The part of an RNA shown here (large-subunit ribosomal RNA, domain IV) has 317 nucleotides and comes from a hot springs metagenome. RNAcentral holds the full RNA, with entries from SILVA.

[in-house]
Context: one part of a larger RNA
RNA sequence: CUCUCUCUAAGGAACUCGGCCAAUUGACCCCGUAACUUCGGGAGAAGGGGUGCCUACUUUUCGUAGGCUGCAAAAAGCAGGCCCAAGCGACUGUUUACCAAAAACACAGGUCUCCGCUAAGUCGCAAGACGAUGUAUGGGGGCUGACGCCUGCCCAGUGCCGGAAGGUCAAAUCAACCGGUUGACGCUGGUUGCCCAAGCCCCGGUGAACGGCGGCCGUAACUAUAACGGUCCUAAGGUAGCGAAAUUCCUUGUCGGGUAAGUUCCGACCCGCACGAAUGGCGUAACGAUUUGGGCACUGUCUCAGAGAGAGACUCG
Numbered sequence: 001c002u003c004u005c006u007c008u009a010a011g012g013a014a015c016u017c018g019g020c021c022a023a024u025u026g027a028c029c030c031c032g033u034a035a036c037u038u039c040g041g042g043a044g045a046a047g048g049g050g051u052g053c054c055u056a057c058u059u060u061u062c063g064u065a066g067g068c069u070g071c072a073a074a075a076a077g078c079a080g081g082c083c084c085a086a087g088c089g090a091c092u093g094u095u096u097a098c099c100a101a102a103a104a105c106a107c108a109g110g111u112c113u114c115c116g117c118u119a120a121g122u123c124g125c126a127a128g129a130c131g132a133u134g135u136a137u138g139g140g141g142g143c144u145g146a147c148g149c150c151u152g153c154c155c156a157g158u159g160c161c162g163g164a165a166g167g168u169c170a171a172a173u174c175a176a177c178c179g180g181u182u183g184a185c186g187c188u189g190g191u192u193g194c195c196c197a198a199g200c201c202c203c204g205g206u207g208a209a210c211g212g213c214g215g216c217c218g219u220a221a222c223u224a225u226a227a228c229g230g231u232c233c234u235a236a237g238g239u240a241g242c243g244a245a246a247u248u249c250c251u252u253g254u255c256g257g258g259u260a261a262g263u264u265c266c267g268a269c270c271c272g273c274a275c276g277a278a279u280g281g282c283g284u285a286a287c288g289a290u291u292u293g294g295g296c297a298c299u300g301u302c303u304c305a306g307a308g309a310g311a312g313a314c315u316c317g
Base pairs, nucleotide, nucleotide: 001312002311003310004309005308006307007306008305010303011302014301019298027051028050029049030048031047036041038146052068053067054066055065056064057063069073081296082295083294084293085292086291087290088288089287093105094104109144110143111142112141113140114139115138121130122129123128147283148282149281150280152213153212154211157210158209159206160205161204162203163202166201167200168199174193175192176191177190178189179188180187181186214232215231216230217229218228241275242272253269254268255267256266257265
C1' cells in the first nucleotide's frame, strides 16, 4: 500500500450526479396517534413510558407494596429509521437466464366486433385434432386498463357494413360467319354478337373503425386587450378538463414558496414551438427493492485524517 472489519475529538451531508455507503431504529407490554379515505384503511402512523433480582400480600403465571446490584436489566446474538410533498402505474403479480425489474407486460373492469354449432377461429397436403364432451350469462379477435367524474365535433379520404336499379366486367355456354380436319356426324382455331358472377364505380350508414380537429384583417372614451365584426379555406376547425407538463424550442419564461444563496422541486399564470378525451382526458385512498424535491434523527460520506484487528503484499525458508 490492497482487502475484510472495529473505534474515533469537534462539527454533522459541508461529501456526492444523488445520504451511494455506513450509521441510526429494532423484541415485548402500556399510553398515545394527524391529514386524507373507496370507511376497509392510513397505523407498528408519529411520539412517549416500562422491562433484572429478592421479600410480603394476593387469583400459584398477572398485579400491588417495599427492598437489592450495576454504567447499563429485551444487559450478549438475532430483530422496522421516520416524516412531508409531487410524477407515473390502481392494486398482488410478470419480464430482458448472463449490463435494464421499470412508468414496460399482465390484471379485474369497460367497450367494439365476429360466431346459431359440422360455430367463428387455429394447426394440418389430408385424414384428423383443438375450440369443447362447450352452445351467445358461451367461444374467438381488437382497443382500453381498479374506482370516481366524463368521453365533444368531422363519414371528405381509407376501412368495414348495407344496397333486387344503373355503368364496367373473365372464362365457359349459345348463335352467326370464316378457316383446319373428316366419307359423314363431329372435333377444333379465329372474328363478331347475345348472355353474364364476385369485384370496382355508384348510393347510404358507421369513430371505444384507420384517422383528422384552420388562416388573415379590423374593432371598446388612457393604454393594453378584444366579448364583437369582416374575409378566405375546410369533411370538420380542439368541447370539458389539464397545461413551461415523463409533452415548452425560445427557457434558468414570469410571479409566489422553500434556502444565506435553488438551471432541480412545489403552487400559480397561459404566450400549448408541438396537451386533450378508451393510440382515453382529469382526479384518486391504498400499494411500489419505482422516479423527483424537502425535513428530523443518525453517522468517517466529508472538513481530515488517526488508531487498532485479521488476511495479503515484502524478507527468510